[in-house]
Context: one part of a larger RNA
RNA sequence: CGCAGGAAUAUUGAGGAGAUCUGACUCUAGUACGAGAGGACCGGGUUGGACGUACCGCUAGUGUACCAGUUGUGCCGCCAGGUGCAGCGCUGGGUAGCUAUGUACGGCACGGAUAAGCGCUGAAAGCAUCUAAGCGCGAAGCCGUCUCCAAGAUGAGUAUUCCACUGAGGGUCGUAGAAGAUUACUACGUUGAUAGGUUACAGGUGGAAGCGUAGUGAUGCGUGGAGCCGAGUAAUACUAAUUACCCGAUAG
Numbered sequence: 001c002g003c004a005g006g007a008a009u010a011u012u013g014a015g016g017a018g019a020u021c022u023g024a025c026u027c028u029a030g031u032a033c034g035a036g037a038g039g040a041c042c043g044g045g046u047u048g049g050a051c052g053u054a055c056c057g058c059u060a061g062u063g064u065a066c067c068a069g070u071u072g073u074g075c076c077g078c079c080a081g082g083u084g085c086a087g088c089g090c091u092g093g094g095u096a097g098c099u100a101u102g103u104a105c106g107g108c109a110c111g112g113a114u115a116a117g118c119g120c121u122g123a124a125a126g127c128a129u130c131u132a133a134g135c136g137c138g139a140a141g142c143c144g145u146c147u148c149c150a151a152g153a154u155g156a157g158u159a160u161u162c163c164a165c166u167g168a169g170g171g172u173c174g175u176a177g178a179a180g181a182u183u184a185c186u187a188c189g190u191u192g193a194u195a196g197g198u199u200a201c202a203g204g205u206g207g208a209a210g211c212g213u214a215g216u217g218a219u220g221c222g223u224g225g226a227g228c229c230g231a232g233u234a235a236u237a238c239u240a241a242u243u244a245c246c247c248g249a250u251a252g
Stems, first nucleotide, its partner, number of pairs: 001152001005163007015149004021049007033038001051106005059100004066093005071086006110144003117137004169247004173189005194240003197236005203229003210223005
């Protein structure tokens, strides 16, 4: 921009994309078969591999905005306590998120038309013949069935509702996001929990500083599962989402 008024919501599915894999063991059964050695078809069950999708409760990683320990050195006048730099200085852990090595799930089954092939009936050609007319079976393959996209399917579909100067709906702007390069998408904008803050909890670290006390001291113990704490879960309008503006319909 189109879909011959303008919108919102829910949909149909023409068409397209994806998936389609496979082993071992076991039962049937040491059965059929076979002198024996050996050893099934058909059918049922169990458990794997590779591949794929989703997720983070478990396990494991990362986690330079979390906690602790510690070396050298500078600074805060000194002590104590902190802080800068040294690859995040190094080391030990680790929330959320993102992940796999982790967890869950998938390929099934079935139908239709067939290939090679196997047949029925059956002439040409009194016979025979699966074929010439006709009919049937038959594959991991084909078409469906499964998952996803999908009306620019210009063949532009369908349903419901809303709007007519009493303006449906959308946008700008702002607060944000498991959404994201920008845009788009999604949530919210005081009739408010959208983000921050605060409080509580979860979770991480692992026992703060100060003071007291024991020891000459290093240090230990008590106060006290302490102090600190990024992203998590709730509650709470304290802060910021103000006011407003723009677009928008021939009732054909």